[in-house]
Formats: sequence, C1' cells, structure tokens
RNA sequence: AGACGACAAGGGCAAACCCGGAGCGAUCCGGGGACGCAAAGUAGUGGAUCUUUAAGCCUGCACGGAAGAGGUUUAAAAAAGCCAAAUUUGCAGGUACAGAGACAGCCUUACUGCCGAA
Repeated sequence: AGACGACAAGGGCAAACCCGGAGCGAUCCGGGGACGCAAAGUAGUGGAUCUUUAAGCCUGCACGGAAGAGGUUUAAAAAAGCCAAAUUUGCAGGUACAGAGACAGCCUUACUGCCGAA
C1' cells in the first nucleotide's frame, strides 16, 4: 500500500412504527424508536421500482337521452309492456419505449474514510 473482516477496542448510522412539519404524489425533514449495517459515509453512472404529466385518453358501471327517434311483443287497431344509440354528468379501473420527479437500507458505478485478530 492492496486485499480481507473478529462475539476485538473505542465510537458511528438507524428499518418498521409513533408524533410534528413540507410536498398533488412518490417521498423528504425534525423528535422518539431499533430491525439491521464495516461504508446503512458522499455522489447519483446504468438499470429496477415508485410518483406525476392523467381534470387527457381507453374501458366499465350509474345518471341521462326515455312521457317524445327507432325496434319489438300481445293477430290488427287502440292501449300497454319490453329493448333502446350518440351528445351529458358522476364514479371506478387501466394507461408510456415519452417529459419531469422520487429512491440508493434493490442492484450497479465513482470518490472518500475508522480499527487491525486470523
């Protein structure tokens, strides 16, 4: 100096969850809290994943159209029943190989760092 990592020493970080705050959201910040971590330090290269663009578009359901288009049944008429599209409104689900973002404690990449048994 490089690799490696122990029931070593001294320290460090802090998942889920809870409280407060920021954000449309993913998520983040502070406090509490510890599942874990030898880089769970920093950055954010490539990918995965997630959010948003989505009040759009697509599909479905309901409303409505519908007391009046049209169709159909009761042999016909009359009368009655049933079906019934587009435009409308609401709700639910879906929506990227694109733009913008989130995350790195999913993998990867770059840089830096404490200790020293085998």
c-di-GMP-I riboswitch aptamer from Candidatus Brocadia, 118 nucleotides, folded computationally. Of the family's consensus pairs, 94% are formed in the model.